[in-house]
Predicted 3D model of a 349-nucleotide part of an RNA (small-subunit ribosomal RNA, central domain) from an uncultured bacterium.
Context: one part of a larger RNA
Parts: sequence; structure tokens; C1' cells
RNA sequence: CUGGGCGUAAAGCGUGCGUAGGCGGUUUAUUAAGUCAGAUGUGAAAGCCCCGGGCUCAACCUGGGAACUGCAUUUGAUACUGGUAAACUAGAGUUUGGUAGAGGAAGGUAGAAUUCCUAGUGUAGCGGUGAAAUGCGUAGAUACUAGGAGGAAUACCAGUGGCGAAGGCGGCCUUCUGGACCAAAACUGACGCUGAGGUACGAAAGCGUGGGUAGCAAACAGGAUUAGAUACCCUGGUAGUCCACGCCGUAAACGAUGAGAACUAGCCGUUGGGCAGCUUGACUGUUUAGUGGCGCAGCUAACGCAUUAAGUUCUCCGCCUGGGGAGUACGGUCGCAAGAUUAAAACUC
Repeated sequence: CUGGGCGUAAAGCGUGCGUAGGCGGUUUAUUAAGUCAGAUGUGAAAGCCCCGGGCUCAACCUGGGAACUGCAUUUGAUACUGGUAAACUAGAGUUUGGUAGAGGAAGGUAGAAUUCCUAGUGUAGCGGUGAAAUGCGUAGAUACUAGGAGGAAUACCAGUGGCGAAGGCGGCCUUCUGGACCAAAACUGACGCUGAGGUACGAAAGCGUGGGUAGCAAACAGGAUUAGAUACCCUGGUAGUCCACGCCGUAAACGAUGAGAACUAGCCGUUGGGCAGCUUGACUGUUUAGUGGCGCAGCUAACGCAUUAAGUUCUCCGCCUGGGGAGUACGGUCGCAAGAUUAAAACUC
């Protein structure tokens, strides 16, 4: 390289957008670049191969042929691919009317709870555990009542429910804003799919500057446990968790399953729409877009997947090639750093 693969054996980029490139719906005409056919020229000789000849044979030498799968020119063919022109509407999109939603950003606001402060009642314990102790408390705690402060999170509703490309998103209200779905028409007329580089987003932790800090809580301290206990348990407690701006760019970033399209038995739920029916109901049937559970064919090493495919096919991208060494070294790029990314070899089994 070819081939074979990528749910769990090695292997789908964390996810979008998108450049180049690759691929691309229906019809007609035209062209003849790809494609196909013929001709001409060329494709040195030798060698290989075939048929002969010469050394007694052979090696060897020698004659003829074939081949040289290629290239160029030229004459044609026109189904397919491409180009050009014209047209179409089944892909894609726009308009109209609706619908659902924790989709995003900003601002405001509510109640419950924890903690703290003040005041009151009140007295000896509270707290914690397997049992204790550290700790708090006669300087009046715990408990109860009233008032106040402040931060963070939003019980019930809540649901293999919803929304989002993914990460993710949950009290309520307002403003701004993205997308999806449904219905019926009208319009544009292939405007499409994928996407190397690129670019944007990207949990948690971490970093920088400035705020904030109720609860929780790495580190740390103390008490226990224990042979020890740098732990599990307990009492405290700082970064952090929160906000603004800027970095980081990684996760079992998982459906461990790339995106798009077509085709291929059924059954039962559930969410958002539409339609129809009648016994107007918490109804039934049907259709469409999601989201779940079973299950046939088929596939699979098995497990299992099974119209949301891991089935049957097409287009494009990414990735894998025995284990260890190693996602490491070196170099490059990025980063304030932590580090990230790209990524070997010796050696060894």
C1' cells in the first nucleotide's frame, strides 16, 4: 500500500459552523473532456514467451514471430459521468397561521431552611458516637418566642417527562433572543450532503484580577479507632464552592455506537401537534415529529442490536493495525502556570 475493521476485543474527533476537496434529484437538446471502438506513428537492440536452425546434446549462438498491457495523432460511437443551454418539483429553503418547552442572556422578586446578631422566657446541661472523647455551656448554652442581617439553593409539582449541537438547563415575573414541531396553501427552483485545514462553543477541577462567603468543605488541627491509622467515624476549619471579567480546553465529554440519505414484520406505552368518528369522554381510531419497553427477518464471537439498527445499501469525514516501553522522550504549537496538543525509538515479551 492493498485488505479487514471501529457498542463491549485496538479503533467514532467532546460538539457545532464552515473553506478547499469529494459526492450529488428529474427531463430535453447540445458538446465529446472522461469512457468505448477502429486506423496510423511510436514503444531501440538484447532478454522473457512461441516456432525453427547451428555447435554429437546441452549451456551457448542464431533466424522469424509474438509481446511490449504505454504514449501521441486521427476517424467514429454517445448509454453513463462531466461541460453548456433550457425546463421541472419529489431534495433543500422562504412566506402564512398555530403549538409545546428547566433552550440562551440580562434585570427584578418570593417563600421555606441553615448560620449569625439583638431582646425575652428559662436552667444545667447540649452536642456527638458502635461506644466515647475533643468541642459548646453558670461570662447562662441547648430548647422556645419575637425582631434583624447575610449568602447560597429552589421541597412538593417531577415523569425511561421536556428543551438544547454537545457541555448542559429546574421557584416566580419582565425584557431581549435562538431553535424545533404541526397544518394548509403559495413561492424559489438543486440553492443539496459531507467536510482535511480553520473557527466557535465546551462539565468539574485549576489559574489571574477584584468582590462575596450562610451552608458545605480538599489542605490543616484536635478527638477517637487501631499493632500502626499520614484513613474510614467525630469536633473544628482555610482555599474552593458564589459573582464580574479574562484564561485553561480536558472527562467513563458514554448510546463507550460520526454525519446525511434510501429500503426492510409486528405489538405495547409516553410527550407535542393535526385530522376523523360517535355512545361528547379522564373516549376511540388515524397521521406526523420526538422519546421508551418488547419482538420477527437479518446481523453478531457471544452478549445483544433489531424502522431511534449493531439489518440491507449509497456518499463524505475521523480513527485502528500484538502487549509493554508510552499517550512517554525529543522537537514544534498553545498556555501566566498547572499542563494541553502533535508524537516516536532503543529495548523487551
The prediction has a mean pLDDT of 90.